[in-house]
RNA sequence: AACUUAUCAAGAGCGAUCGAGGGAUUAGGCCCGAUGACGUCCAGCAACCCCCAAUUAUAGGUUGGGAAGGUGCCAAUUCCUACAGAAUAACCUUAUUCUGAAAGAUAAGCA
Numbered sequence: 001a002a003c004u005u006a007u008c009a010a011g012a013g014c015g016a017u018c019g020a021g022g023g024a025u026u027a028g029g030c031c032c033g034a035u036g037a038c039g040u041c042c043a044g045c046a047a048c049c050c051c052c053a054a055u056u057a058u059a060g061g062u063u064g065g066g067a068a069g070g071u072g073c074c075a076a077u078u079c080c081u082a083c084a085g086a087a088u089a090a091c092c093u094u095a096u097u098c099u100g101a102a103a104g105a106u107a108a109g110c111a
Stems, first nucleotide, its partner, number of pairs: 003109006013042001015041003021032003026082004044073002048070002050066007078103001083100007
């Protein structure tokens, strides 16, 4: 890398450092950025794994609490759209909204 399951509308600095691009990929759009982005460090957020308690059908689930440890996250919904379906408006064509898929991210597991 592959596969399985779950989640992806909330949350997180007026710090230090760095110095030019950045927002996964392709395309279109829209943004962030020398008033210093992105990255790194620290601080922070959250609670997937984890810990404690209650409960039950003792397998795991559910509920409540915690944050020492393993990850993760810390502009904009995963920034939006792309594929399929539905509804509404307009009827050549298009726009908006909703649902689902795909792709992606993260965790836990599996081999």